[in-house]
């Protein structure tokens, strides 16, 4: 170095899940890769970590190691959407208070302030007006049971004379009506005059003095309230091109036993 026969080993690997852990069944990725039996209310094992039986290849395209690439999976950040809860903070909204920064109002035709006066408030007195009632005044007012006069008529009487008395006429009582001029009493959403008191708040005018004053609106500050957009907590859906991790396929480099014969 060639040939023959073996052996290690290979005939798929990976992710999530499960598990104390490993592997398998089931799911997913890769992509082409012997067969049979077992397994999710699991199955088989224990760091050389499926078990049992059979078949093929076999020291290299095929086995082993390292590196690269990287399908795909997992976790997280981040973004987004939809419910839910909160009300500390920000913004917007409303109420109240403050301040006097801006605008406005008033103010040298005199502000705020100060002084006195009058009014507004209370008490007393007087006069008036209005209203009510009464008196007074005028009118009216009784078939008989009011008055006067009582024709006629009636009664008593011998007579003289006397008595009662209807109608009429004249008056009058209660009552009714008027007048409201006068007088008295009472009342008030009543006018005026005089006197006294009280309060200094408001109004009016006057005096002193000489520049502010007010707070309507806005700003700012504080406080309270409502709401829940931002915000905060939690839940779910989607994205996840970023980070971490596992990593198939593929690529590159390296490594690999025994026996016999030429």
């Nucleotide at each position: 170095u060639c040939g023959u026969g073996c052996u290690a080993g290979a005939u798929g690997g990976g992710g999530a899940g499960c598990u104390g852990g490993c592997g398998g069944u089931g799911c997913c990725c890769u992509g082409a890769a012997c067969c049979c039996g077992c397994a999710a209310c699991c199955c088989g094992c224990c760091u050389c970590a499926g078990c049992g039986g059979g078949a093929u290849c076999g020291a290299a395209u095929u086995c082993c190691c390292u590196c690269u690439c990287g399908a795909g999976g997992g976790c997280c950040a981040g973004c987004u959407c939809u419910g839910u809860g909160g009300g500390a903070c920000u913004g917007g909204c409303g109420g109240c208070g403050g301040c006097a920064c801006g605008c406005g109002g008033c103010g040298u035709u005199g502000a705020u302030g100060g002084a006195a006066a009058g009014g507004u408030c209370c008490c007393c007195u007087u006069c008036g007006g209005c209203g009510a009632g009464g008196a007074a005044c005028g009118g009216u007012g009784a078939a008989c049971c009011c008055g006067g006069u009582c024709a006629g008529g009636a009664c008593c009487g011998g007579a003289a004379g006397g008595u009662a008395g209807c109608a009429g006429c004249c008056g009058u009582a209660a009552g009714c009506c008027g007048c409201c001029c006068u007088c008295c009493u009472c009342g008030g959403g009543u006018g005026a005059a005089g006197g006294g008191g009280g309060a200094u708040g408001c109004c009016u005018g006057c005096c002193c003095g000489g520049a502010g004053u007010u707070g309507g609106c806005g700003a700012c500050c504080g406080u309270c309230g409502a709401a829940a957009a931002g915000c905060c907590g939690g839940a779910g859906g989607g994205c996840g091109c970023g980070g971490c991790u596992c990593g198939a396929c593929a690529g590159a480099g390296g490594g690999u036993g025994c026996a016999c014969g030429g």
The RNA shown here (Bacterial large signal recognition particle RNA) has 262 nucleotides and comes from a Thermomicrobiales bacterium. It matches the Rfam family "Bacterial large signal recognition particle RNA". Rfam describes the family as follows. The signal recognition particle (SRP) is a universally conserved ribonucleoprotein involved in the co-translational targeting of proteins to membranes. The literature on the family includes a 2009 paper in RNA Biol by Rosenblad et al., "Kinship in the SRP RNA family". Its mean pLDDT, the model's own confidence on a scale to 100, is 80.